[in-house]
The part of an RNA shown here (large-subunit ribosomal RNA, domain II) has 691 nucleotides and comes from a bacterium. The coordinates come from a structure-prediction model, not an experiment, and the mean pLDDT is 83.
Context: one part of a larger RNA
């Protein structure tokens, strides 16, 4: 991992509600008696109801409050017992699961810690303390030298003990090892055997270490099914409806509780929704009349700091405040002011709502999209509100390549029928290689998805200038003289700089627009003529492109591929395209009408027709299937073969499932009507067994 078996809302008491049954006032409890038992009889104590109000006395269809005869509150209607179902409370209370807490004359020191008793072990080498002896010296104490001697938590280093560093191992040789390296190695040393001290206790050269692979309180058993607002799991079918992820409170925020939203029953009977009309408002917008902000101009006032001019008066620049004009800004401004929304009335709709009471819930982690706001950077697949907006959640189908939240559209079932939506129509791949007019040359682009800036790429629209009296471009020629203008300067001659910028000849030619020289020279330009021949130039707005533009597969428009498109723009006509609509046939639910059967007259149930409806998580409601046992029933089935098993295949049912048939098997089993439950398995790191 797979298979098989087992495996989770039970039982009791009480309460409430619903359904059904008995009686009309209902019911007995304990006990007693009878009976083998199942059960029956008896038992009226007591309980509920029949009257309520008040704390009570008490009063009573009333009563309490109160001075009150007022007002107000509560009353003046809801039978009882049983059975079943649902829920609540108390119990282990749907099942499994802690870490933990406490108890015991409970068990442990064969591991380890300390201690006690008694034993054992430490190759070899080195160093050379005290003391002693001898010699010399000394009056002596003693000193020096040599020899001897053999001390030490001394030195080096095996056994032995330890475990420093690195590696190895890390489903290991090993639940701490192995290799190399390293520390101690006569000592606070190591070690054998026996003994001793333990659970809030021991022991500890102290690390909360160790106390049998267990230690910030051992192990075992018990309290014990501890508790778990937490995680996981919770077993058959069909039908109807169908949420929430919000608000208040909460030692509360991943939990509760009340309301909101769901469902079922009963009641009410249009109150709901829609339209119209009438209202109040101060949002969007707008505005500047107030409150404030802020720009320009004009003017006025000021014993207004300061600068300038002037002898001064004073003038001027500026500063502060104000008035007016022009143009403006505001969530906490408003002279104004919508759409929606809200309130009320009237009308319409007959399909579906609304409201009230009661039973049962679930939900209170929401997500994205659109719109209006706050926070943030008008960042976030960000966060927080609103629109009780949409979708998902709880929604399948078609489209968006793929893609909960986007677009279209809400799947009762069947059909190799139809029409469409979004979106598409060259091929993959259903449908136009459709039509008309343009644009793009960049493979731009072919769903979305890069800027500022640059662009004589190209299209469109417009304004304007020149032009057969010859434009623009090109080619040929000229581009001169006074003069090297004056000044400055070493020099300054059109061209370093300053000033001036005239005149002449002419078709035209600047006291020169650029290059150049030390200064000249030299080369162009403006300007003019000729040749040529018909358009040429400047600017504004705009469409589509181009550069800007660098990444990890050659690596993408989904791909192939596409260029008067299969791109982009504008328009037109066809077609395709979904579980939508329509058509044909079947089913269910609810309601209505007609009708049959039964009836305790409350109703239950069947048939036909019509209308509407039938996605669905949590959840509510209804109807069924299957398993085991009990009672009755079928004068049931069975060796002429029960149960069980095997067999895609026959039949029935919407389904759970039921029936038939063949083989196997070899002894019990079923139908119908009721009853009672150890009543349904795929999941729980489920339990046990097998492979």
């Nucleotide at each position: 991992g797979c298979c098989a078996a087992c495996g989770a809302g039970u039982u009791a008491a009480u309460a409430c509600a619903a359904a059904c049954u008995g009686c009309a006032g209902g019911c007995u409890a304990a006990g007693u008696c009878c009976g083998c038992g199942a059960g029956g009889a008896u038992g009226g104590a007591g309980c509920c109801a029949u009257a309520g109000g008040g704390a009570a006395a008490c009063c009573g269809a009333g009563u309490g409050u109160u001075a009150a005869u007022a007002g107000c509150g509560c009353g003046u209607a809801c039978g009882u017992a049983g059975u079943u179902u649902g829920u609540a409370u108390u119990a282990g209370a749907c099942c499994c699961g802690a870490a933990g807490c406490c108890a015991a004359u409970g068990c442990g020191a064969g591991c380890u810690u300390g201690c006690c008793a008694u034993g054992a072990g430490c190759a070899g080498g080195g160093u050379g303390a005290a003391g002693u002896u001898u010699a010399u010296c000394g009056a002596a104490a003693g000193a020096u030298a040599a020899a001897u001697g053999g001390a030490g938590g001394c030195c080096c280093g095996a056994a032995c003990c330890c475990g420093u560093a690195u590696g190895u191992c890390g489903u290991u040789c090993a639940a701490c090892u192995c290799a190399u390296u390293g520390g101690g190695a006569u000592g606070a040393c190591u070690u054998g055997u026996g003994g001793u001290a333990a659970g809030a206790a021991g022991u500890g050269a102290a690390a909360a270490g160790c106390u049998a692979a267990u230690c910030g309180a051992g192990c075992u058993u018990g309290g014990u099914a501890a508790u778990a607002g937490c995680u996981g799991g919770u077993u058959c079918u069909c039908u109807c409806c169908g949420a929430a992820a919000u608000a208040g409170c909460u030692u509360u925020u991943g939990g509760g509780u009340u309301a909101g939203c769901g469902u079922c029953a009963c009641g009410u009977g249009u109150u709901c929704c829609c339209u119209u009309u009438a209202g109040g408002g101060g949002u969007a917008g707008a505005g500047c009349a107030c409150u404030g902000g802020a720009a320009g101009g004009a003017c006025u006032u000021g014993a207004c700091a300061g600068g300038g001019a002037g002898a001064a008066a004073u003038c001027u620049c500026g500063c502060a405040a104000g008035u007016c004009c022009u143009a403006u800004c505001a969530a906490a401004c408003u002279c104004c002011g919508a759409a929606u929304a809200c309130u009320a009335a009237a009308g319409a709709u007959u399909a579906a709502a609304g409201c009230g009471u009661g039973g049962c819930a679930g939900u209170u982690a929401g997500a994205c999209c659109g719109u209006g706001g706050g926070g943030g950077c008008u960042a976030a697949g960000c966060u927080u509100c609103a629109c009780u907006g949409g979708u998902c959640a709880a929604a399948a189908g078609g489209g968006a390549a793929a893609c909960a939240g986007c677009c279209c559209a809400g799947a009762u079932c069947u059909c190799u029928a139809u029409u469409u939506a979004a979106g598409g129509u060259c091929c993959c791949a259903a449908a136009a290689u459709u039509c008309a007019u343009g644009u793009u040359a960049a493979g731009u682009g072919c769903a979305c998805u890069u800027a500022a800036g640059g662009u004589g790429g190209u299209g469109a629209a417009g304004u304007u200038u020149c032009a057969u009296a010859g434009a623009c471009a090109a080619u040929g020629a000229g581009g001169a003289g006074g003069u090297u203008u004056g000044c400055u300067u070493a020099g300054a001659a059109g061209c370093a700089g300053c000033a001036a910028u005239c005149c002449u000849u002419g078709a035209a030619a600047g006291a020169u627009a650029g290059c150049g020289u030390a200064a000249c020279a030299g080369c162009u330009c403006a300007c003019u003529c000729a040749u040529c021949a018909a358009g040429a130039g400047a600017c504004u707005u705009u469409g589509c492109g181009c550069c800007g533009c660098a990444g990890a597969u050659a690596a993408u428009c989904g791909g192939g591929g596409c260029u008067a498109a299969a791109a982009c723009a504008u328009g037109a006509u066809a077609c395709c395209g979904a579980a939508a609509c329509u058509g044909a046939g079947g089913g269910a639910u609810u309601c209505a009408u007609a009708u049959g059967u039964c009836u305790u007259c409350g109703g239950a149930u069947g048939u036909a027709u019509g209308a509407a409806u039938c996605g669905g998580u949590a959840g509510g409601a209804g109807a069924g299937u299957g398993u085991u046992c009990u009672u009755g029933u079928c004068c049931g089935c069975a060796a002429u073969g029960a149960a069980g098993g095997c067999a895609a295949a026959g039949g029935g049912g919407u389904g759970a499932c039921c029936c038939a048939u063949g083989c196997u098997g070899g002894a019990g089993c079923g139908u119908c009507a009721a009853g009672a439950a150890g009543u349904a398995a795929g999941a729980a790191u489920g339990u046990u067994g097998g492979c």